[in-house]
Context: one part of a larger RNA
RNA sequence: UCAUGGCUAAGGAACUAGGCAAAAUAGACCUGUAACUUCGGGAGAAAGGUCGCCCCGACGGUCAAACGUCGGGGCCGCAGUGAAAAGGUCCAGGCGACUGUUUAUCAAAAACACAGGGCUCUGCUAAAUCGAAAGAUGAUGUAUAGGGCCUGACACCUGCCCGGUGCUGGAAGGUUAAGGGGAGAUGUUACCCCGAGCAAUCGGGGGAAGCAUUGAACUGAAGCCCCAGUAAACGGCGGCCGUAACUAUAACGGUCCUAAGGUAGCGAAAUUCCUUGUCGGGUAAGUUCCGACCUGCACGAAUGGUGUAACGAUCUGGACACUGUCUCGGCCAUGAGCUCG
Numbered sequence: 001u002c003a004u005g006g007c008u009a010a011g012g013a014a015c016u017a018g019g020c021a022a023a024a025u026a027g028a029c030c031u032g033u034a035a036c037u038u039c040g041g042g043a044g045a046a047a048g049g050u051c052g053c054c055c056c057g058a059c060g061g062u063c064a065a066a067c068g069u070c071g072g073g074g075c076c077g078c079a080g081u082g083a084a085a086a087g088g089u090c091c092a093g094g095c096g097a098c099u100g101u102u103u104a105u106c107a108a109a110a111a112c113a114c115a116g117g118g119c120u121c122u123g124c125u126a127a128a129u130c131g132a133a134a135g136a137u138g139a140u141g142u143a144u145a146g147g148g149c150c151u152g153a154c155a156c157c158u159g160c161c162c163g164g165u166g167c168u169g170g171a172a173g174g175u176u177a178a179g180g181g182g183a184g185a186u187g188u189u190a191c192c193c194c195g196a197g198c199a200a201u202c203g204g205g206g207g208a209a210g211c212a213u214u215g216a217a218c219u220g221a222a223g224c225c226c227c228a229g230u231a232a233a234c235g236g237c238g239g240c241c242g243u244a245a246c247u248a249u250a251a252c253g254g255u256c257c258u259a260a261g262g263u264a265g266c267g268a269a270a271u272u273c274c275u276u277g278u279c280g281g282g283u284a285a286g287u288u289c290c291g292a293c294c295u296g297c298a299c300g301a302a303u304g305g306u307g308u309a310a311c312g313a314u315c316u317g318g319a320c321a322c323u324g325u326c327u328c329g330g331c332c333a334u335g336a337g338c339u340c341g
C1' cells in the first nucleotide's frame, strides 16, 4: 500500500450521477393500525408494550407427574428473543395490471408472455404447415373447433375519412395469352411464251396442283381498367383574413383546399425544440420532482385513449430512522505485498 473484518469524539448524506456501500430494523405474544380499494386487500401498515430467574396460590391436565394458563410476591445485571439465525419504514409520481419469461458468458426491463377483447380464414379429404410424392401434423379434433394478425386485467370509452394501397364482392363494357381460325403473301416448278444456239442445252418472263415458310380479320379465361363495400385492414385526420363599447381575446363571419380536416380524454408528457416556459408546492437555496396553465416545434383513441386497487431485485422525487458515504481522519486484527534469511 492492497484485501477482508472490528471500533470510532462531535456532526449526521454536508458524500455522490445516485444513500452506491455500510449501518439501522429483525423473533414470539399483546395493544393498535391511515389514505385508497376491484371490499379480497392495503397490513407485519404505521405506532407502542412485554419477554430472564426464584417462591406461593388457583384452574386445566394426569393414576400421580411432566406441562400449560392466570394471579400474587421476590432476586440479579449495562443489557433477559442476554450468543447465532432473524422485515428498515413512510409519502408522491412514471411505466407495466398481476404470478411468470428473456439477451447461457456486460442489458431482467417500461421488452416478451398473459387471462380478457377484436378482426379474419376454415364445412372436414377443413384452412394452415412439412414434403417433387406417398404421407404426416392440424386431430383420433369439427365453428363453444382449428389457423393467422392486432390489442393486452379491470373501469369509462374507442370519434371523422374508403381519395391512395390492400382485401372482399360484381360482372355490362375496354384491354388481354396459349389455342382455334385462315383472308392472303412468299419459295419451289409440271407446263406455256420470248430470245440465243445446227443440236444438246442455256438465259429471261408467266405459272396449276402439291409441298414448305409465313400469316390479317374473327374467336379466346383469369388478371388489370371499371363499379361497389370494408379502417379493432395499411394508413390519414388543413391554411389565410376579419370581427365584441378600455385593452386583450374571438362565441361569429369570409375565403381557399381536402377523402376527411383530430372528437372525448390527456397535455412542457418515457412525447416540448425555443426551455431551467409561466404560476404554485416542497428547500435557506430545487436544470430534477409534484400540482396547475395550454403557446401540443412534433399527444390522441385496440400502431389503443384516459384512469386505476394490488403487485415490481423496475425508474423518478421527497421524508423519518440509521450510520466512517462524508467533514477527516484515526486505531486494531488477519492475509498478501516489502526487507532479511
Base pairs, nucleotide, nucleotide: 001336002335003334004333005332006331007330008329010327011326014325019322027051028050029049030048031047036041038153052075053074054073055072056071057070058069059068060067076080088320089319090318091317092316093315094314095312096311100112101111116151117150118149119148120147121146122145128137129136130135154307155306156305157304159237160236161235164234165233166230167229168228169227170226173225174224175223179219180218184214185213186212187211188210191206192205193204194203195202196201238256239255240254241253242252265299266296277293278292279291280290281289
Molecule: large-subunit ribosomal RNA, domain IV
Organism: uncultured Galbibacter sp.